Source information
The RNA shown here (small-subunit ribosomal RNA) has 1503 nucleotides and comes from an uncultured prokaryote. It matches the Rfam family "Bacterial small subunit ribosomal RNA". Rfam links the family to the GO terms ribosome and structural constituent of ribosome.
């Protein structure tokens, strides 16, 4: 510091996700040691048991228990009992101090809190420092005794008694009150020691007295602690906008420690609130913690400060301090005891239990240390605290060994079988011993106190007491401590997650959209680096993953640090309030701002330095920091405030100008329609075509007249005006704004604008008019599968006017308003100036609008560009992924329609913008092709052949399936082929290699069987040899293996088809673009062609095109046998022969054709057209040749091949059958339907090809197929071999025929082991359909179509198929509108699996969340009432009453009772709000391949 994910790819926007750090964590797997921390986050739920606050006998009366002493009794002389407070001590009680600290948890609390900084009207026990005292009296009450009640808790009565308990009196320096005269108010002792002296005297003590310590009283100051007040800060919601009556203030009184409406009486009517009051929800606050570069964000465990709480609610008492966690009273809920009458309790103290929960420990030890309470002290108490236990909960440290060791062991895994890897890893050898175990030793945490003693203080004192020093004696829970050491031995100690990308790390096997994984993208449908296992690897390590949570990454709420033309986002537009911001020079001030100082910012934490534990974590010390607040001193540039000025902003005045600016009234013509009348006759109208409709009752058309309403042609224009919406005939009246020119005046008067307010198209609503045309709804006619649409005929609201609502639009420049600055060029509208001109036109310039282009700059790009989307400033509005949803609920507005404000649950990983390349379009342009058209001939109808589908079958083997499967693989299924079926049979096999043994190989015959096979039998002994044997072959055996036309063409190679013989497809360098990409390859011409030329940010190049190759067409040269024969010779005749080499032909080489020449056109190019020459002319004809790629096209059954599968069978052999079936459908063909013909007879002319397992002549036989026969030929020699159509002659005469030949019967021939299933051919007989073929559809542009025959491959035999060959030999093409296919350019796109695309809505089904809903049930709360425990305060006529006073009657004071006020629980009524639930219901979302249509994306077929 970034990365993944939207796309075919790109850039951007934008969300989702990941890598980091962290935690009081939890779950899973695993687990050696130690140190230091931490440990109920949930039920402030309920709690058994034990402990957590006592202490003081030096305050007191005392003596229940214990110990001792003394006395007495019993008496076994050592026990028991009794008495005695005498001593140590001490239960209960009186009294004092402390239970307000310490400890706990965070319910409540949004301010009576907390944090920071200040303040004045207060209190403060113990403590410290001062001052002054501590005199003298009194009356009671506990304990105790006696009696009573009760189950208990407890309690009542009588009687006795002490005090540092209580109450007076005295005194009062200081203190308090005061009217300044005065008045008021205290106390307590106890203990230690003591020389002289006094008192008492039982001669022991005790007391007075002195002194010391601790107490006590009053008072002043301090310290500490506490109370109160102020300012600022302190979560979310406006779908909470108004709240408040002790409320706000004043006066007086009361109350408090103290200010104050704190309380009361009276008076006034205030106070708070958009800078967010009130209400609702949530929450203890802080130092800090986590994260982050920081700013921030989240949190508030442990530690520390503050607050509030103690079963729930209320209340006071005591006290220095409480409205009190382990106190009291009352009410409530709950639990427990009960004799039913009553009582008791409060773990949010430490342990512990139940419960809840994913989840959190021991009913431990000790007061040794630190600290606290009491005490003079010893000491006691202390679940504070110190320690230990449990837990990998976290952080830190250590270990599980080290070195050597290649035969690279074995085993595992992989393998291309060679090896690789695990891996120096192990074993082996040599060492070490941390930690744990074991043996022994062993710090520090301990200083005090006590006792003895020295010095000092105090004192009358050497005593006592206090302080300092020395000696002595002890005090450790932890603890078997830390640490050191002995002994033994590598000995006791490694796991977890991951390995597709992000993200470090790869292979095999299993599985087969199953099981499963997954943080996101996504893996799995038979070769999964993604599932599960294994091997290997990567990461971390006593831990490792996962889950949850926070921050980060996220500049993704943007203060630092974002945006708003099209991605989300500018209010429809003005006016204007608050707010915010504001021109120029100057005076003062010093609020903001800047600097210095002081105080504070607790400690801890973080950071730095150092120190202590062996290091570290941890701890300690010092420093820095604490960015803040307050006070104070200074500075004055900027901002603010203030004073007086200025004129550049803004405005006013004067004079002009343009304009569909607005409102009102009036006027006008054209047109439509209707009405009236005239003319006139059969149609009009309407459409793609029609029909509905109108018309003989006279339409349409046409003429005249009238009525009525609405809108204003031409002018007219990216012209004008207006803030926007919007505004268009003409005239008048009223009225707003703008612009120009020149001066004068005011003097910042300005800009923006939350709320507010006004205007605001169309549609719609209300009332009343009006209504010509148009026209939702509606009706009819068409179209259509349907057509609630598009089209047509009608037609009502409405459109118009007046008044009033509505308040929204793609209200758009999708661009808020204002101001300043920043190149230009060119139109146009309004005004001014200058030049020139008679004037107009014109030129230059200036200003205000309105357009086009464009530099810089900006932008994701498109684009914007002085009219900014550039550079800046001011203010407002708005945005934060898509859907749900601009929806629900609530509020406000509205007559309604509806508008405005405006969510959530849930769901997805995208949604989106711009641009790119393709593809596509019922988009456009250009062009081509037997594509159409023009023609010729067919198919589709018939019969047959053949292939396919389907059906059938034991099997009808398999494959090919739009074009591009279907006379295709198959150039040929009777057996074989053959892969299929039936049956029989074999198991190292029919075939290959290796090993062993035997045998030559091979062959004859017979038997059984359907055959394979089995049995018997005959002949035969070969070749080489170094004599051992070997080679080939056969048989048998063993196991490695063979074998498979079994599966996967979607694992593949190769081959092939197709687009398409279409003209395209690309690259290098350069340039342009952020990029995908573009350019080149586009453009203008031209071509069959990306063929060529020109132009050109391109220049070149490659694969294609063309050419080179073959063939054919002309000529030449060479060579003439088997070919040829012109001339010559021979011959009856045949190139038969001599001779010839001219010709034909053959087969080798050459020539020729290149737009070369001429002319027209084009651009002087390329090229086209034409003439000439030429055998051939513009590629001469034909063939081979098929670019980048597409179709997961075809083929595992040609072959090859990965993987999987079978192995006495899915292999092999054999027999028979099947592939040849047959209601049917389709493709491709043959033959026909006839006279351009059939039949009969005669006559002529080819090319190419094949032949020894062959072609087969002559001749003979047969009607014929054929048979016999055997010559020739390994072929320019012989043979197949007769070419046929054609031509000549004859016949038939339009008919199911002298057409047509299917089918069937009979008889044969040939091939073959064998023609039954199932061959071809021949002869005789038979003589079906068919009379030119519906919709539709195919081929062909010249030696072509059509027609005629010939040959070959395969093959024993078996073509109407296929391939090849020649003969005869046409018609037509105006042309490119249309159909199909293709090429180039351009355009649109929501497509990219690419239109066979994408995609919308209803309905049906399932699930999910949510709104409404008669209601129902909870929570909280307002208001109005009722109620009134305990308590406090007030009152008091009842009862009772120790201290003081008293005149002895009583008074004062007090207690109880009664009563009033306040008030908790509780109750009633009525509202508000929130949560849950609810028959039914609304829409929404998500789901597998459901239904109906086809709305959108192309002109999406009606933009």
């Nucleotide at each position: 510091a970034g990365a993944g994910u939207u796309u075919g790819a790109u850039c951007c926007u934008g969300g989702c996700u990941c890598a980091g750090a962290u935690u009081g964590a939890a779950c899973g797997c695993u687990g050696g040691c130690g140190g230091c921390a931490u440990g109920c986050u949930u039920a402030a739920c309920a709690c058994a048991u034990g402990c957590a606050a006592g202490u003081c006998g030096a305050a007191c009366g005392g003596u229940a228990a214990c110990a001792g002493g003394c006395a007495g009794a019993g008496c076994u002389u050592g026990c028991u009992c009794u008495g005695u407070g005498c001593u140590g001590a001490c239960g209960a009680g009186u009294g004092g101090c402390g239970g307000a600290c310490g400890g706990g948890g965070g319910a409540g609390u949004a301010a009576u809190g907390c944090a920071u900084a200040g303040g004045a009207a207060u209190c403060u026990g113990c403590c410290c420092u001062g001052g002054a005292g501590c005199g003298g009296g009194g009356g009671g009450c506990a304990a105790c005794c006696u009696g009573g009640g009760g189950a208990a808790a407890c309690u009542c009565a009588u009687g006795c008694u002490a005090a540092u308990a209580c109450c007076g009196c005295a005194u009062a320096c200081g203190c308090c009150c005061u009217a300044c005269g005065g008045g008021g108010g205290a106390a307590a002792g106890c203990g230690g020691g003591g020389g002289a002296u006094c008192u008492u005297u039982u001669c022991g003590c005790g007391g007075g007295c002195c002194u010391c310590a601790c107490a006590c009283u009053c008072u002043a100051g301090g310290a500490u602690g506490a109370g109160c007040c102020u300012a600022u800060g302190u979560c979310g919601g406006a779908u909470u906008a108004g709240c408040u009556u002790g409320u706000u203030g004043g006066u007086g009184a009361g109350g408090u420690a103290a200010u104050g409406g704190c309380u009361c009486a009276c008076c006034a009517a205030g106070g708070c609130g958009a800078c967010g009051a009130u209400c609702c929800g949530u929450a203890g606050c802080u130092g800090g913690u986590c994260u982050g570069a920081g700013a921030g964000g989240a949190c508030g465990a442990u530690c520390a400060g503050c607050c509030a709480c103690a079963c729930u609610g209320g209340g006071a008492c005591u006290g220095a301090g409480a409205c009190a966690c382990g106190g009291c009273c009352c009410a409530g809920a709950c639990u427990c005891c009960u004799a039913c009458g009553g009582g008791a309790g409060g773990c949010a103290g430490c342990a512990g239990u139940g419960g809840g929960g994913a989840a959190u420990a021991u009913u431990g030890c000790a007061c040794a240390a630190u600290g606290g309470g009491c005490g003079c002290a010893a000491g006691c108490c202390u679940g504070a605290u110190g320690c230990a236990g449990c837990a990998a909960u976290g952080c830190c440290g250590c270990g599980u060994g080290u070195g050597u060791g290649a035969a690279g062991a074995a085993g595992g895994c992989c393998u291309g079988c060679g090896g690789g890897u695990u891996g120096u890893a192990a074993a082996g050898c040599a060492c070490u011993u941390u930690c744990a175990a074991u043996u022994g030793g062993g710090a520090a945490g301990a200083a005090a106190a006590g006792c003895u003693u020295a010095g000092g203080g105090u004192u009358a004192a050497u005593a006592a007491c206090c302080c300092u020093g020395a000696g002595u004696c002890u005090u450790g829970a932890c603890g078997u401590u830390a640490c050191c050491u002995u002994u033994a031995g590598a000995a006791g100690a490694a796991g977890c997650u991951c390995c597709g990308g992000c993200u470090a790390a790869c292979u095999c096997c299993g599985u087969g959209c199953c099981a499963g994984c997954a943080g996101c993208c996504g893996c799995g449908u038979u070769a999964a680096u993604a599932c599960g296992g294994a091997g290997g690897g990567a990461g971390c390590u006593a831990g490792c993953u996962u889950u949850a949570a926070u921050c980060g990454g996220a500049a993704a709420u943007a203060c630092u640090g974002g945006g708003c033309g099209u991605a989300a986002a500018g209010c429809g537009c003005g006016c204007g309030u608050a707010u915010g911001c504001g021109g120029c020079g100057u005076u003062g001030u010093a609020a903001g701002u800047c600097g210095g100082a002081u105080g504070u910012g607790a400690a801890a934490u973080c950071c730095c330095u150092g120190a202590g534990c062996u290091c570290a974590a941890c701890u300690c010390a010092g420093g820095a920091a604490u960015u803040g607040c307050a006070u104070u001193c200074g500075a004055u540039a900027c901002u603010g405030c203030u004073g007086a000025a200025c004129u550049a902003g803004a405005g006013u005045a004067u004079g002009g100008u343009a304009g569909a600016g607005g409102g009102a009234a009036g006027u006008g013509g054209a047109a439509u329609u209707u009405c009236a009348g005239g003319u006139g006759u059969a149609g009009c109208g309407g459409u793609g075509a029609a029909a509905u409709g109108c018309g003989u009752a006279g339409a349409u058309a046409u003429c005249u007249g009238a009525a009525g309403g609405a809108a204003c042609a031409c002018c007219a224009a990216u012209g004008g005006c207006g803030a926007a919406g919007g505004c268009a005939a003409c005239u008048u009246c009223c009225u707003g704004g703008a612009c120009c020119a020149a001066u004068a005046c005011u003097g910042a008067c300005g800009c923006u604008g939350a709320g507010g307010u006004g205007c605001g198209a169309a549609a719609g609503c209300g009332u009343g008019g009006g209504g010509a045309g148009c026209a939702a709804a509606c009706a009819g006619g068409a179209u259509u599968a349907g057509a609630u649409a598009c089209c047509c005929u009608g037609g009502u609201a409405g459109u118009c006017c007046a008044c009033g609502c509505c308040g929204u639009a793609a209200a758009c420049g999708a661009u808020g308003u204002c101001a300043a600055c920043u190149a230009g060029c060119u139109g146009u509208u309004g005004g001014g100036g200058a030049g020139a001109u008679a004037a107009a036109a014109c030129u230059c310039u200036u200003u205000a609008g309105u357009g086009g282009c464009g530099c810089a700059g900006c932008u994701a790009a498109c684009g914007c560009g002085u009219u900014a989307a550039g550079u800046u400033g001011a203010c407002c509005g708005c945005c934060u992924g898509g859907g749900g949803a601009g929806u629900a609920c609530g509020g406000c507005c509205g007559c309604a329609a509806g508008g405005u404000u405006a969510a959530a649950a849930c769901u997805c990983a995208a949604a989106g913008g711009a641009a790119u390349u393709g593809a596509c379009g019922g988009g456009g342009g250009c062009c081509c092709g037997c594509a159409c058209a023009a023609g010729c001939g067919g198919u589709g109808g018939a019969g047959c052949a053949u292939g396919u589908g389907g059906u059938u079958u034991a099997a009808u083997u398999c494959g090919a399936u739009g074009c591009a499967a279907c006379g295709c693989g198959a150039a040929g299924a009777a057996c074989c082929u053959u892969a299929c079926c039936u049956g029989c049979c074999c198991u190292u096999g029919a075939c290959a290699u290796c090993c062993u043994g035997c045998g030559a190989a091979c062959u004859u015959u017979c038997u059984a069987g359907a055959g394979a096979u089995a049995g018997a039998u005959u002949g035969g002994u070969g070749c080489c040899u170094u004599c051992g044997g070997g080679a080939a072959c056969g048989c048998a055996g063993u196991g490695a293996c063979a074998g498979g036309u079994g599966c996967u063409g979607c694992a593949u190679g190769g081959c092939u088809g197709u687009c398409g013989u279409c003209a395209g497809c690309u690259c290098g360098u350069g340039u342009c673009g952020u990029g995908a990409g573009a350019u080149g390859u586009u453009g203008g011409g031209u071509u069959a062609a990306g063929u060529c030329c020109c132009g050109u940010a391109a220049c070149g190049a490659g694969c294609g095109c063309a050419a080179c190759c073959c063939u054919u067409g002309u000529c030449c040269u060479u060579a003439g046998u088997u070919g040829c024969c012109a001339g010559c010779g021979c011959g009856a005749a045949u190139g038969c022969u001599g001779a010839g080499a001219a010709c034909u032909c053959c087969a080798a080489g050459g020539a020729g054709a290149c737009u070369g020449c001429c002319g027209u056109u084009u651009a002087c190019a390329a090229a086209c057209c034409g003439u000439g020459g030429g055998a051939a002319g513009g590629u001469g004809g034909g063939g081979a040749c098929g670019a980048c790629g597409u179709c997961a096209a075809g083929u595992c059954a040609u072959c090859a091949u990965g993987g999987c599968c079978c192995u006495u069978a899915c292999g092999a052999c054999c027999u028979g059958g099947g592939c040849u079936a047959c209601a049917c459908a389709c493709g491709u063909g043959c033959u026909a339907c006839a006279a351009u013909g059939g039949c009969c007879g005669g006559u002529a002319c080819a090319a190419a090809c094949g032949g020894u397992u062959g072609c087969c002549a002559a001749c003979c036989c047969g009607c014929g197929a054929g048979g016999g026969g055997g010559a020739g030929c390994u072929a320019a020699u012989c043979c197949g071999a007769g070419a046929a159509a054609a031509c000549c002659g004859g016949u038939c005469g339009u008919a199911g025929u002298c057409c047509g030949g299917a089918u069937u019967g009979g008889a044969g021939u040939c091939u073959g082991c064998a023609a039954c299933u199932c061959g071809a051919c021949u002869c005789c007989a038979u003589g079906a359909a068919g009379u030119c073929g519906g919709a539709a559809u195919c081929g062909c542009u010249a030696g072509u179509a059509a027609u005629c025959g010939u040959g070959a491959a395969u093959c024993a035999g078996a073509a109407u198929g296929u391939c090849a060959c020649g003969g005869u030999g046409a018609a037509u093409a105006c042309g490119u509108u249309c159909c199909c296919g293709g090429g180039c350019c351009u355009u649109g796109u929501a497509c990219a699996c690419a239109c066979c695309g994408c995609c919308c809505g209803u309905c049906a089904c399932a699930c999910c969340a949510u709104g409404g809903g008669a209601g129902u049930g909870g929570g909280u709360u307002g208001c109005a009432a009722a109620a009134g425990a305990a308590g406090u305060g007030g009152g008091u006529a009842g009862a009772c009453u120790a201290a003081c006073c008293u005149u002895c009657g009583g008074g004062g004071g007090g207690u109880c009772g009664c009563u009033c006020a306040c008030c908790a629980c509780u109750u009633u009524g009525u509202g508000a709000u929130u949560c849950a639930u609810g028959a039914c219901u609304g829409g929404g979302g998500u789901g597998a391949a459901g239904u109906c249509g086809u709305a959108a994306c192309a002109a999406g077929g009606u933009a």